[in-house]
Context: one part of a larger RNA
RNA sequence: CUCGUUAAGGAACUCGGCAAAAAAGCGGCCGUAAGUUCGCGAUAAGGCCUGGUCCGAUUAUUCGGACCCGCAGCUAAAGAACCUCUGGCGACUGUUUAAUAAAAACACAGGUCCCUGCUAACUCGUAAGAGGAUGUAUAGGGGCUGACGCCUGACCGAUGCGAGAAGGUCAACGUUGCCGGUUACCAUUUGUUUUUAACAGGUGGUAGCUGAGCGACCGAAGCCCUCGUCAAUGUCGGCGGUAACUAUAACCGUCCAAAGGUAGCGCAAUUCCUUGUCGGGUAAGUUCCGACGCGCAUGAAUGGCGUAACGACUGGAGGACUGUCUCAACGAGGAGCCCGGUGAAAAUGCGAUUCCAGCGAAGACGCUGGGUACCCGCGGCAAGACGAAAAGACCCCGGGAGCUUUACUGCAGCUUGAUAUUGGGUUUAAGCUGUUGCUGCGUAGAAUAGGUGGGAGACUGUGAAGUCCCGAUUCCGGUCGGGAUGGAGUCGCCAGUGAAAUACCACUCUGUAACAGUUUAAAUCCUAACUUCGGUGGCAAAAACAUCGGAGGACAGUGUCUGGCGGGCAGUUUUUCUGGGGCGGAAUCCUCCUAAAAAGUAACGGAGGAGUUUACCAAGGUCGGCUAGGUGCGGAUGGAAAUCGCACUGGUCGUGUAAAGGCAUAAGCUGGCUUAACUGUGAGGCUGACAAGCCGAACUCGAGUUUCAUAAACUCGACGAUCCGCAAUUUUUUAAUUUGCGGAUUGAGAUGCGAAAGCAGAACUUAGUGACCCGACGGUCCUUAUUAGAAAGGCCGGAGACAUCGGACAAAAGCUACCCCGGGGAUAACAGGCUGGUCAGACCCGAGAGUCCCCAUCGACGGUCUGGUUCGGCACCUCGAUGUCGGCUCAUCCUAGCGCGGGGCUGGAGAAGGUCCCAAGCGUUUGGCUGUUCGCCAAUUAAAAGGAUACGUGAGCUGGGUUUAAACCGUCGUGAGACAGGUUGGUCUCUACCUGCCGUGGGCGUUUGACACUUGAGGGAGGUCGACCCUAGUACGAGAGGACCGGGUUGAACGAACCUCUGGUGUACCGGCUUUUCUACCAAGAGAAGCGCCGGGUAGCUAUGUUCGGUCGGGAUAAGCGCUGAAAGCAUCUAAGCGCGAAGCCCAUCCCAAGAUUAGGUGUCAUCACCCCCUAGGAGACGACUAGGUUGAUAGGCUCCAGGUGUAAGAUCCGUGAGGAUUUUAGCCGAGGAGUACUAAUCGGGUGG
Repeated sequence: CUCGUUAAGGAACUCGGCAAAAAAGCGGCCGUAAGUUCGCGAUAAGGCCUGGUCCGAUUAUUCGGACCCGCAGCUAAAGAACCUCUGGCGACUGUUUAAUAAAAACACAGGUCCCUGCUAACUCGUAAGAGGAUGUAUAGGGGCUGACGCCUGACCGAUGCGAGAAGGUCAACGUUGCCGGUUACCAUUUGUUUUUAACAGGUGGUAGCUGAGCGACCGAAGCCCUCGUCAAUGUCGGCGGUAACUAUAACCGUCCAAAGGUAGCGCAAUUCCUUGUCGGGUAAGUUCCGACGCGCAUGAAUGGCGUAACGACUGGAGGACUGUCUCAACGAGGAGCCCGGUGAAAAUGCGAUUCCAGCGAAGACGCUGGGUACCCGCGGCAAGACGAAAAGACCCCGGGAGCUUUACUGCAGCUUGAUAUUGGGUUUAAGCUGUUGCUGCGUAGAAUAGGUGGGAGACUGUGAAGUCCCGAUUCCGGUCGGGAUGGAGUCGCCAGUGAAAUACCACUCUGUAACAGUUUAAAUCCUAACUUCGGUGGCAAAAACAUCGGAGGACAGUGUCUGGCGGGCAGUUUUUCUGGGGCGGAAUCCUCCUAAAAAGUAACGGAGGAGUUUACCAAGGUCGGCUAGGUGCGGAUGGAAAUCGCACUGGUCGUGUAAAGGCAUAAGCUGGCUUAACUGUGAGGCUGACAAGCCGAACUCGAGUUUCAUAAACUCGACGAUCCGCAAUUUUUUAAUUUGCGGAUUGAGAUGCGAAAGCAGAACUUAGUGACCCGACGGUCCUUAUUAGAAAGGCCGGAGACAUCGGACAAAAGCUACCCCGGGGAUAACAGGCUGGUCAGACCCGAGAGUCCCCAUCGACGGUCUGGUUCGGCACCUCGAUGUCGGCUCAUCCUAGCGCGGGGCUGGAGAAGGUCCCAAGCGUUUGGCUGUUCGCCAAUUAAAAGGAUACGUGAGCUGGGUUUAAACCGUCGUGAGACAGGUUGGUCUCUACCUGCCGUGGGCGUUUGACACUUGAGGGAGGUCGACCCUAGUACGAGAGGACCGGGUUGAACGAACCUCUGGUGUACCGGCUUUUCUACCAAGAGAAGCGCCGGGUAGCUAUGUUCGGUCGGGAUAAGCGCUGAAAGCAUCUAAGCGCGAAGCCCAUCCCAAGAUUAGGUGUCAUCACCCCCUAGGAGACGACUAGGUUGAUAGGCUCCAGGUGUAAGAUCCGUGAGGAUUUUAGCCGAGGAGUACUAAUCGGGUGG
């Protein structure tokens, strides 16, 4: 390890009856409950029977009667449901993570919603094509739910889906215009020169060319919009008050919302608080069942509530049964061990590899100091070697991957329009062109004058004027046309008016009508592109092709362009600091403190601020003037503060805005005038790693020439500044400063106030901010491709933001428990370490309580320490791994003492107590609940003490909890997913080299070798307590009650030995029984069936059995109590001295023990002892030990006996037979006792002396 049996008890074991055991014939007869979907439940449960022989009945199969045997008759062995009650979940049978999860997960029949009319939807594919399906809405695909029963509430605000089309927005294409540029031409204009004219420009127009410029029109889907839809995704309130006890609130008010959770269920697989409360079950119930309901955070097809049957599911209870346990024992086999053979692996820095304390990278075999220890094996145990194994899976950092989505950016796919393939008619509409006709009203003028030109005539019987009717148009005046009538004229020129003059002709503009052509759009028709179906043809057949016919048809399909939808797919992003990370907070600038008297100086140190404000009535400049605030006194309304006066005080007031430093000469308050809140050049400094940032002087004077003069230019000089050179100065030197000399360069404008000197380039100062790039805007003397123009760029200026504020990109969020890789003890969780806030304990003080009285007892407010058991802080060893809670097993130590022992005080009468001191020898229970430690409860007890030991102990066990992968609920999240929330399930490896420990040997030593007997340095074990009785119902006490001291009896637990007794086991003993094979058969036996099963049982081994143990006593002490006794004439237990005093200490008791290397002592022998070898067991893993080895009972055998079993076989007799009786208390018998040399311990060898 796998099995067998077990006294008494019977789940007390444990997370849990895990495992095991037991009952059990899907035989017969009888009998079976609740519930129910009427099928079940059901073999429910439960009871009885069962063999053999003979006779009778019977087709079968069975039945009846009479007998026989055993402890036991289901086929006796093997095989072959344990049952019941009650919850949860899932209806069921099924399926699943091959190798840690079989489930409550998946599926399922049923329900429901959505899509799909056939070349179906959908899926695969670039396509062809294929599946769907050789199917056709009773079909196919998809989503959700999950039999059945009763049901399935409210909400369309959001998201999605469907429908809609009026409006808004809206791409490509198309049509068209504008703008810019340039060239040519034309017109106009400016400047220069002496006009014409030339040159140089500017502006405008027309036309051509041109632009990745701009706009308009047309323009679909989508989005906005309007509805519908929840068995689509989803959602389903808050506050306050109110009833005649209280409580509660049918009721009322109010706010919000799309609507406020209906029925049902409810502390639940969902309830934090929570072990809710009540009831039941139990001696005791964190579980369980039934109720209650203010449901942290139930709830209706993400289905709600029930439910018979079913379940290797998961709770609770009971019966039966048992080694699960109290509490273990024996036996069998295997392994181990010993012998023979063969012979791995992991691991291995070096090793001559001890303990304790300390130190130490903070837990040492190896360091320091002590102790201990002769050398070497073998069998064992696992405490350590921070043991082995696996470059920790948790955590953090870096990287990756998978997944999600309203992260970012894309791509398939779907969809929209345009266009090509792409043709022809008709109608309508719109645009354009052409022809014809008409149209045109300022004022004046007969009057409705389009413009320009021509023009003196034009029209008319081919019917003028006029009249009537009709149509078109209209500025309502008229104009034009047609028809009728009519029957001969009308108009122009001229005149007049006017900018323009009319008849007539030509051209033309605006608007309009008709027609024609053309373009576009819509509708409709056609057939020939194109698509598709069918027939026929050749062929074995199919495809393709041809042909015929049908259906559709310029659509569809496809290409290009284009808008939309688009986690379906892809690539990525998703900051850092951080007393681990996350959450929170922060990230730039200013002021103060920290900051240690130069500057500077950190922290997730302490305090505050900024992301501006002010401009013509300044909060800027300048020139003048002025002095707040507080207190006291006085004064109408008038008050603590209004305004007035006086006095005192002095920077407290005020400063736009925080703080600091300033400020009276004011930087504060106020008046006048103003714009320096300017444009440039800018030496030199301060401060910074850099880049930046800040401060900032100075820009003067004279003379001369040119010019009429000014200005300007030029020349010269002085002065200032800058640069260079030389010399001197200071100093100890390097060097620096200054001075002198020489040379070179250079030395601006405009403005305000003031009488002036002067001041002014914003503000009392310090915050009020953003690099480079990029594009845009304004300006400009600049640059560029031959030139010109244009364009682009540069330069100057002011704006546009990066707040993660030195700014990664124009553009970016999450989950991972499905995870992976590289690293880290640079960084968390466990443990250790340091610390000791918290925690625990002690002491001091003594307010008070205690009738009085601080201190019998308790002790506030406070104070001082100790410990290192709590929670923490730190992050020091360990992340190339130090396994984590609890239990079991086995413990070792501490004392701050729970019990037993000894004492002091007591608010101690006794008894029982309280409190403190000494004391660690021993002891410190069993159960119910829960994973629990803890805790509560039940029953005991002398007591049920607290801690440490890696919260002792997983190379010792377990694995219930926590903490992988599966799954459910609640809650959160759009989602992937998440939860110190709940729930079910879920691989625990290691043959021991070293140290250590328990045993057992070999070597050598112990100064000659042996055999015996010993001493005991030292070490170990043990050390417990109760109850009852006597003393004594005594002392004490009113009584009730009730002792000390001392003596005795008997137990509990613990320990040791043993097996006579009581039992267990007893697989080599005896007997019974079944099936089967064999010994030829009968009879009798043997084998197999777990020892086949069953009933007994010797020795041995055993406990639950038996016997024994702790004691007594001595010594020294603790707390304490004393004697004598001073210092201190007293007092005092103490200082000198002496004595009592405890389960504790040392002895005593038992065991080991001379390797006690200090190796001891005594006796005997030395012609002795031992070993090898053999027989064995009172011994034993092997060695060893012990008994023997012929002068022998050591083992075997044999004989007798004890003891076990229970009356053998054979024979005879009786019975039909099963069977019975007699011979016979027989036969058989392992280990026990005695006897007996029959067999085997033969013969020999070696070592020391």
Predicted 3D model of a 1249-nucleotide part of an RNA (large-subunit ribosomal RNA, half B) from a Patescibacteria group bacterium. Rfam family: Bacterial large subunit ribosomal RNA. Lineage of the source: Bacteria > Bacteria candidate phyla.